[in-house]
Context: one part of a larger RNA
RNA sequence: UGCAUAUGAUGGAUGCCUUGGCGAUCACAGGCGAUGAAGGACGCGGUAGCCUGCGAAAAGCUACGGGGAGCUGGCAAACAAGCUUUGAUCCGUAGAUGUCCGAAUGGGGAAACCCACCGUAGUAAUACGGUAUCCCAUGCUGAAUACAUAGGCAUGUGGAGGCGAACCGAGUGAACUGAACCAUCUCAGUAACUCGAGGAAAAGAAAUCAACCGAGAUUCCGGAAGUAGUGGCGAGCGAAACCGGACCAGCCUGGAUGUUUUAGCGUAGUGAAUAGUCGAAUGGAAUGGAAAGUCCAGCCGUAGCAGGUGAUAGCCCUGUAGGCGAAAUUCAGUACGUGGAACUAAGCAUCGAACAAGUAGGGCGGGACACGUGAAAUCCUGUCUGAAUAUGGGGGGACCAUCCUCCAAGGCUAAAUACUCGUGAUCGACCGAUAGUGAACCAGUACCGUGAGGGAAAGGCGAAAAGAACCCCGGAAGGGGAGUGAAAUAGAUCCUGAAAUCGUAUGCAU
Repeated sequence: UGCAUAUGAUGGAUGCCUUGGCGAUCACAGGCGAUGAAGGACGCGGUAGCCUGCGAAAAGCUACGGGGAGCUGGCAAACAAGCUUUGAUCCGUAGAUGUCCGAAUGGGGAAACCCACCGUAGUAAUACGGUAUCCCAUGCUGAAUACAUAGGCAUGUGGAGGCGAACCGAGUGAACUGAACCAUCUCAGUAACUCGAGGAAAAGAAAUCAACCGAGAUUCCGGAAGUAGUGGCGAGCGAAACCGGACCAGCCUGGAUGUUUUAGCGUAGUGAAUAGUCGAAUGGAAUGGAAAGUCCAGCCGUAGCAGGUGAUAGCCCUGUAGGCGAAAUUCAGUACGUGGAACUAAGCAUCGAACAAGUAGGGCGGGACACGUGAAAUCCUGUCUGAAUAUGGGGGGACCAUCCUCCAAGGCUAAAUACUCGUGAUCGACCGAUAGUGAACCAGUACCGUGAGGGAAAGGCGAAAAGAACCCCGGAAGGGGAGUGAAAUAGAUCCUGAAAUCGUAUGCAU
C1' cells in the first nucleotide's frame, strides 16, 4: 500500500410524520375612507430583544350578556408583585380613549419632522376648537359698461378626494409572432396605460327578425357550424335565421282637476348572524415502559364523522347525531300604529296637450359589423351639406316597384351571466419539507442592487425534561463513571441514519 472481516467517524439520502400549502363544493360577504382609511413610524409590560395586542386612559378602560376556577398573551422558564365564587382570566355585543405620518386637508417638508394665524378658557405656561382644494347652495359685494355680467369675499346645518384581488363599461392602443421572406393580412382591439361604476356591470322592451307562414325586450348555455361567407381566395378569420334549454317583467315623461296610497318612522312578535349550552354507552385478565392491540364477558346508537389520550378507543377526553339559547347590535320578511298634502316622491281616473332637426338621408375620408371597397346593404362620424313629419317615415344585403313589417333622432328596468382580496363549513385515486405557496421555521425576512427590482437557506430528542445531581481527567471544548428513561449508538449538531469520503482492530498479500 492492496484485499477481506469487524467496528467506528463524517454525511443527511430513505422511511414514517405534519403545524403549511394546492384544488374544489356550498353558504355568506362583496367594500373601507375627512366621525381621517389601506399601510406605516414611534411608543405602552416589574422586563433586555422580537412577535402579538394596544395608544400618553397605551398586552389595556366602561357597560351589558356568556362562562365557571383559576389567572397576569407567545418565544420562555425562573423570580417579584398581584387579581379571583362580592365571579377574575377568557368569549361576544355596544361604547370610550386612539401619539405622529399617510387622501393628509393651516403653511412647509428630505413621510412619521419644522413653522404659524384666529377664537375660547387661563395671570401665564398651556389646553381645546378652527384655518387645504374643487363642486354645489346661500348671502354680501362688484369691473371694462348705464342696467347687468365676469370676478372677489363669507358661510354651510352640504358633497367629492384616497385605498382595494379579480370581474364590468368606456377612451387611447402596440410589438414579438404566423404567413416557413414580407408590405395588405395575422397576433388583436390582445398586452399596456387612463377614466368611471357596481355587487355585479353592461344590454334591454323593436324605426327587430322573418318570408307571404309567422315570431314578439335583453342576457347566458347547447346545437345550427367550422356551415354560409370573408380572405396577398394565402396564412387565416368566421356569422345569422332557426331549434333546444336557463331565466322571465315590464314601464316612464310636461300641465290641470279629483281621489287614494306608499316610501319614511315607531312598536310587537317571527326567522337568521354575531358568545354559548345539554348531549347515550365498559369492565376484567395476561403481555408490555405504557393498552386503545389480544383474550373473556357487556352496553349505546337520530351519535361507528373526526381529533386527542404512553401502540390501533362507538362506550376515557374534546366532540359528533339530535335538541336548547341572546341583555346588546345587525339583517330579512309579517302585523299593527303614526304623520300629512305645507314641501318632496308615487298610484288611479278624467281633461286637453306633446310624439324627440342641424336629426334621418347624401358627398368626401375613416371606423364597426364574420364581411379586407367589394354588387356592399346595416351601424358610428371628422368634414361639407341636408328632408318629410302619420295623406308621413325606416327596414327587408346595390338599386326600383309591389308586398310585408316596424315607428329613430328622450329615459328607466329584477332574474338567468362574470369574478373572489375575504368569512364559515365540508371535501380531495392533491403535495408531504430539493415536494406543496417564494415563504410549514419571526419570509417578501436575511442577503444582493444607486434604483426599478431580484430574493434564499432553514421542520422532527422523549409518552413525559424525567434535559444528566454528584465524582474523575482537562484551561476549556470534550470525555469517563454515576443517575433518568422502554431505549442515551433517543444527550439537546438529539427519530430512522443509505452513498461518496476518512479511520481503528485482526488476518492475508506485497
Notes:
This is a predicted structure of a 510-nucleotide part of an RNA (large-subunit ribosomal RNA, domain I) from Pseudomonas aeruginosa. RNAcentral holds the full RNA, with entries from ENA. Its mean pLDDT, the model's own confidence on a scale to 100, is 84.